[in-house]
RNA sequence: UCAGAUGGCCGGGUGACCGCGGGUGAGCAAUCAUUCGAGGAAAGUCCGGGCUCCACGGAAAGACGGUGCCGGAUAACGUCCGGCGGGGGCGACCCCAGGGAUAGCGCCACAGAAAUGACACCGCCUACCGGCCUAAAGCCGCGGCAAGGUUGAAAUGGUGCGGUAAGAGCGCACCGCGCGUCUGGCAACAGAAGCGGCACGGCAAGCCCCACCGGGAGCAAGACCAAAUAGGGACGGUAUAUGGCGUUUUCCGCGCUGCCGUCCGGGUCGGUCGCGCGAGGCAUGUGGCGACACAUGUCCCAGAGGAAUGGUCACCCCUUCGAAAGAAGGACAGAACCCGGCUUACAGGCCAUCUGACGCU
Repeated sequence: UCAGAUGGCCGGGUGACCGCGGGUGAGCAAUCAUUCGAGGAAAGUCCGGGCUCCACGGAAAGACGGUGCCGGAUAACGUCCGGCGGGGGCGACCCCAGGGAUAGCGCCACAGAAAUGACACCGCCUACCGGCCUAAAGCCGCGGCAAGGUUGAAAUGGUGCGGUAAGAGCGCACCGCGCGUCUGGCAACAGAAGCGGCACGGCAAGCCCCACCGGGAGCAAGACCAAAUAGGGACGGUAUAUGGCGUUUUCCGCGCUGCCGUCCGGGUCGGUCGCGCGAGGCAUGUGGCGACACAUGUCCCAGAGGAAUGGUCACCCCUUCGAAAGAAGGACAGAACCCGGCUUACAGGCCAUCUGACGCU
């Protein structure tokens, strides 16, 4: 210098003027003053919690749903950190639903001889045994084999030497695999020497088994105050019923009990709370590899109506175009009970550490 890896940060700045919402203060009020006023994702609403109400005597089991290597962090998690194993990359580093297939059931398409009770299409062999033959050779029969070929995602260990009629863990060496032992590690796991000739194919993002977790609904939760009108109840007064009201008119029939006043209680409109001091932010120190924890100091930092959180101008910054003058543009997006995560979107820029290649000293 070029190409990359990982982690983190910013995501326009300053000033003037105008405007909007919350708090506080002043004012009878109009209004004025002062202070605060979006994000790293406020988003998707996918996980986990706080909080609230409902249900529930406790515990366990079953059902259903979820999680799934090991250890740790945390209020909790499907998140994070550190390891292990597997895979990828020259490397920094990255990726992985990563428990159990000797608990049981099921499945393994197509192709292929054979897909698990493994198998024999092509192929290899003719030693042994029988026949033809005196015998040998040869041929036929009875047979042996699974090395090579062929199919497939997968074919029952691999390579080499020996061995054999041809072959074969048939024998041996190394590798792989399995078993128990020892060593290291909290563990996942790793390593060592030994034994076993290989027995045990794959799939659990099929059912299932094992371990652990989970009661339901959500701030439109929920709590409080409470109008007119209508309706309900109690008491008092009044009317007595051949009354009054309803049944679309009338008669009959049926049902109800009228009117006035006072009081009580429930609900609706509306209002208030919930509602922001919190698993809080920042700085420093300590412990820890780290996630994180603790201590001290300091700060108060949106909160409503669904609606506010902005606009204009000037200068500066960045990008593009342009010879210049200058012109155009400045991402994604926007709180609504709150918090921890994950995921997704994002113009442009900055910082730190590390890797590879080339060059120079």